[in-house]
Molecule: Group I catalytic intron
Organism: Rhodothermales bacterium
């Protein structure tokens, strides 16, 4: 997400591959018995133009199978089948962007202004508008793990402290909300249908 058992994602365990000194990370496959996913502060801007992919599920014009009918190219019924849909969502290019970071220039230089860059974001809601935060960005802290470092101790096995690296799931392809749209019956258009678009109630 949908028809409630499937599909996709996360995590755990088992097992294989890759990276790393290690902790651990990335990834293929299988299973789901048990377990877990911390605190505070700060930012709220851009939200435009384009492009590629996608399971379950829905539908079956065409194609196929079987049965029956017909003198015959065929017809009817049932079933299968996506190249058609819906869509959870996975991504890309250009442009643009708050705070923090890097870098350059100017000035009447505890600072201000301007240009550029990396990460991250936007693009990517049920068409969409707005507000707020967090599961997001940035900063600090906490718990735990590691030891290619440093240091102290040592009964030489190792232990303590620091530092480094790592772990503390996923959800924001609109989360929480307010609004709006939609959902219903009718009509019109596209389409074989599913479905899509429109009108007015």
């Nucleotide at each position: 997400a949908c028809a409630c058992g499937u599909g996709g994602g996360c995590c755990g365990c088992a097992u294989g591959g890759g990276g790393g000194a290690a902790a651990c990370c990335c990834u293929g496959u299988g299973c789901g018995u048990g377990u877990a996913a911390g605190u505070g502060g700060u930012c709220a801007a851009a939200g435009u133009c384009g492009g590629g992919g996608a399971a379950a599920c829905c539908u079956a014009c065409g194609g196929g199978a079987u049965a029956c009918c017909g003198g015959g190219u065929g017809g009817u019924a049932u079933c299968c089948u996506a190249u058609g849909g819906c869509a959870a969502u996975c991504c890309c290019g250009a442009g643009c962007c708050a705070a923090g970071c890097c870098c350059c220039g100017g000035c009447a230089c505890u600072g201000c202004c301007g240009a550029g860059g990396a990460a991250g974001g936007u693009g990517u809601a049920g068409a969409g508008a707005c507000u707020a935060g967090a599961c997001g960005g940035c900063c600090a802290c906490c718990a735990c793990c590691u030891u290619c470092c440093u240091u102290c101790g040592u009964a030489c096995g190792c232990g303590g402290a620091g530092a480094u690296g790592g772990u503390g799931a996923a959800g924001g392809g609109a989360u929480a909300g307010u609004c709006c749209a939609g959902g219903g019956a009718g009509c019109c258009g596209g389409g074989a249908a599913a479905c899509c678009g429109g009108c007015a109630c």